Record summary
Predicted 3D model of a 73-nucleotide RNA (transfer RNA) from an Akkermansiaceae bacterium. Its Rfam family is "tRNA".
């Protein structure tokens, strides 16, 4: 230099044909215990990397940037 993959809660990661953003973990909050710890229950937590486009409607399609990743030279 040239090709590809990936970027969604704090962390790992679903999200199917473009039509209410989700799970486990971890976190508050309460039950159970003498007490922890485990369980059960409940609550919070998101500019879906970033700018634009396309559409009545984008995580999801289109282009651009910008980062990890790998390839290949």
């Nucleotide at each position: 230099g040239c090709c590809g993959a990936c970027u969604u809660a704090g962390c790992u990661c679903a999200g199917u044909u473009g039509g209410u953003a989700g799970a486990g973990c971890a976190g508050u909050u309460g039950a159970u215990u003498u007490g922890u710890a485990a369980u059960c229950a409940u609550c919070a937590g998101g500019u879906c990397a970033c700018c634009a486009g396309u559409u009545c409607g984008a995580g999801u399609c289109u282009g651009g940037u910008a980062g990890u990743c790998g390839g290949c030279u």